[in-house]
Background:
Predicted 3D model of a 544-nucleotide part of an RNA (small-subunit ribosomal RNA, 5' domain) from an uncultured Caldisericales bacterium. The RNAcentral record of the full RNA draws on SILVA. The coordinates come from a structure-prediction model, not an experiment, and the mean pLDDT is 83.

Context: one part of a larger RNA
RNA sequence: GGAUGAACGCUGGCGGCGUGCCUUACACAUGCAAGUCGAGCGGAGAGAGUUUGCCGGGGCAACCCGGUGAGCUUUCUUAGCGGCAAACGGGUGAGUAAUAGAUGGGUAACCUACCCAGAAGACGGGGAUAGCCUUCCGAAAGGAAGGGUAAUACCCGAUAAUGUUGAAGAACUCAGGUUCUUCAAAGAAAGGUGGCGCAAGCUACCACUUUUGGAUGGGCUCAUCUCCUAUCAGCUAGUUGGUGAGGUAAUGGCUCACCAAGGCUAUGACGGGUAGCUGGUCUGAGAGGAUGGUCAGCCACACUGGGACUGAGACACGGCCCAGACUCCUACGGGAGGCAGCAGUGGGGAAUAUUGGUCAAUGGGCGAAAGCCUGAACCAGCGACGCCGCGUGGAGGAUGAAGGCCGAAAGGUCGUAAACUCCUUUUGUAAGGGAAAAAGGAAGGGGUUCGAACAGAGCCCUGUUCUUGAUUGUACCUUGCGAAUAAGCCCCAGCCAACUACGUGCCAGCAGCUGCGGUAAAACGUAGGGGGCGAGCGUUAUCC
Numbered sequence: 001g002g003a004u005g006a007a008c009g010c011u012g013g014c015g016g017c018g019u020g021c022c023u024u025a026c027a028c029a030u031g032c033a034a035g036u037c038g039a040g041c042g043g044a045g046a047g048a049g050u051u052u053g054c055c056g057g058g059g060c061a062a063c064c065c066g067g068u069g070a071g072c073u074u075u076c077u078u079a080g081c082g083g084c085a086a087a088c089g090g091g092u093g094a095g096u097a098a099u100a101g102a103u104g105g106g107u108a109a110c111c112u113a114c115c116c117a118g119a120a121g122a123c124g125g126g127g128a129u130a131g132c133c134u135u136c137c138g139a140a141a142g143g144a145a146g147g148g149u150a151a152u153a154c155c156c157g158a159u160a161a162u163g164u165u166g167a168a169g170a171a172c173u174c175a176g177g178u179u180c181u182u183c184a185a186a187g188a189a190a191g192g193u194g195g196c197g198c199a200a201g202c203u204a205c206c207a208c209u210u211u212u213g214g215a216u217g218g219g220c221u222c223a224u225c226u227c228c229u230a231u232c233a234g235c236u237a238g239u240u241g242g243u244g245a246g247g248u249a250a251u252g253g254c255u256c257a258c259c260a261a262g263g264c265u266a267u268g269a270c271g272g273g274u275a276g277c278u279g280g281u282c283u284g285a286g287a288g289g290a291u292g293g294u295c296a297g298c299c300a301c302a303c304u305g306g307g308a309c310u311g312a313g314a315c316a317c318g319g320c321c322c323a324g325a326c327u328c329c330u331a332c333g334g335g336a337g338g339c340a341g342c343a344g345u346g347g348g349g350a351a352u353a354u355u356g357g358u359c360a361a362u363g364g365g366c367g368a369a370a371g372c373c374u375g376a377a378c379c380a381g382c383g384a385c386g387c388c389g390c391g392u393g394g395a396g397g398a399u400g401a402a403g404g405c406c407g408a409a410a411g412g413u414c415g416u417a418a419a420c421u422c423c424u425u426u427u428g429u430a431a432g433g434g435a436a437a438a439a440g441g442a443a444g445g446g447g448u449u450c451g452a453a454c455a456g457a458g459c460c461c462u463g464u465u466c467u468u469g470a471u472u473g474u475a476c477c478u479u480g481c482g483a484a485u486a487a488g489c490c491c492c493a494g495c496c497a498a499c500u501a502c503g504u505g506c507c508a509g510c511a512g513c514u515g516c517g518g519u520a521a522a523a524c525g526u527a528g529g530g531g532g533c534g535a536g537c538g539u540u541a542u543c544c
Stems, first nucleotide, its partner, number of pairs: 001544004006540005013390006019383002021348001026346003030343003035084003040081002043078016091301003100226008110218002115214007123157004132147006164185009191206006227273003234264003239261008276298004280291004303324005326337004354380001356379003362376001363374004393423004403414004428481006437471001440467004444462007488533005493514003499528005509516002
């Protein structure tokens, strides 16, 4: 000199863009942060329409009105079963020095829901169970027994190839093997909504099953590199290798039985300490040094320790089980909980924000769609925490006012500074106008596909109308008013730009270093003057 997720002191007008618990991975009140599908299913509740039975009233009658029961159609809501999602998104950095990260390979040792493309298929049956009803236990959380019911829930059978497994043969490969041919065995499935039709049925769309390929995402594995310590020198029995078996999606001591006695190490094993890694960031001419906050990629973790279940995917932050610590409820028998999600609270600390708005956009989940959910996200609030921009006025104005300070008492200086005159209006204030950020839905026309169809449905194009913004009546624009609303901080002995007076008298004090202060202190304190930077200026801490 530069830098910072900074803090502290004094001061403080505005805007834009960023950024904000670095400490206790300490404990957490409260609310929200993951749901969705009624076009998978049976119910339940509410409303509307319609048909009809009964009762009452009116009418000569047809019929009308009211009440009630049943049937049908339809709309809305949804506790339960079922499907998909919940493994993403969001947080944190404890652990981890290699089960990690970076870079580059391998997988002839592997998996991949949803998505895309291709091929084939969706046949025939069955038994339950929740909800519900009845009874019962419990303070609660919750649970038991009996009865009865549905499905795209579950089960059985059929069908079966380019898939799986096994056998035989051939070709290829250094090889474990790969490919091809033949044979055998086992193994799938679900319907829903609409249209046409008197119906049977046909059909469009969505969904389903098997399989091949792709895409995406991952698993495993190899090489190189990745802090300090030798006041850590030897370490290792599943240890190193083999055979066989088990296990896994898959290789492998991953696990087990048997066999052999190996394996690593001064090119630092083993141990100890510290630490998430990287793209990057800061500094530096570079080499290098330091660092890893925000953003992005990877990893690890979710009260502490352990475990599996479900699933394409987890050994699963807002799932389950066990143990532990802690907190809460309890009728004392027993139960409930996990903010390192967003806010917020206590505590710790020098120190770090609102218990805000909206799903309008971007993105995600579910759904045929409308849509619903989304503390992801987008916005707003708070903080000069940082960077950048703007302003606090401009021109004129000497008798050089008053006043302060200095003074050799002449005067000098603050100083064109002020007053005063003219002007401007960024900002401010008041009034008015006012974008963009967006798309999507619905109806029309055209094309195309399916279809027996001139029903209908899907997809694409076109262009019309209607509706839609949290931020926000914000940005911005116009007009009125009026210099009006807006300057401080540090320093002045040398380094180092800037000097006098008074006070003090080795005192009080200053200080980054040298050092100042003991009676004329440019070094302490105050004042005047001056220098530097400026909505900041200094100090402290840390890095180069």